[in-house]
RNA sequence: GCCAGCGUAGCUCAGUUGGAAGAGCAUCACAUUCGUAACGUGAAGGCCGUGGGUCCGAUUCCCACCGCUGGCUCCA
Numbered sequence: 001g002c003c004a005g006c007g008u009a010g011c012u013c014a015g016u017u018g019g020a021a022g023a024g025c026a027u028c029a030c031a032u033u034c035g036u037a038a039c040g041u042g043a044a045g046g047c048c049g050u051g052g053g054u055c056c057g058a059u060u061c062c063c064a065c066c067g068c069u070g071g072c073u074c075c076a
Stems, first nucleotide, its partner, number of pairs: 001072007010025004019056001027043004049065005
């Protein structure tokens, strides 16, 4: 330099023939217990990497860029 994959909650990951986001763990509260843990119930937590475009509508389609991972490579 070229190619491919990935970027979504604090962490690990789902999610789509475009109709608008969820799980597990963690956190907090309550209940339980003599008390703690575990189990149970509930809550909170997201500008879906950034910026544009298409569309009535974009996490999803298109373009550019950024970051991470992997692979490939020749000439001078």
This is a predicted structure of a 76-nucleotide RNA (transfer RNA) from Candidatus Wildermuthbacteria bacterium RIFCSPLOWO2_01_FULL_47_18.
Its mean pLDDT, the model's own confidence on a scale to 100, is 81.
Rfam family: tRNA. It is annotated as a transfer RNA.
The same sequence occurs in records of 2 taxa.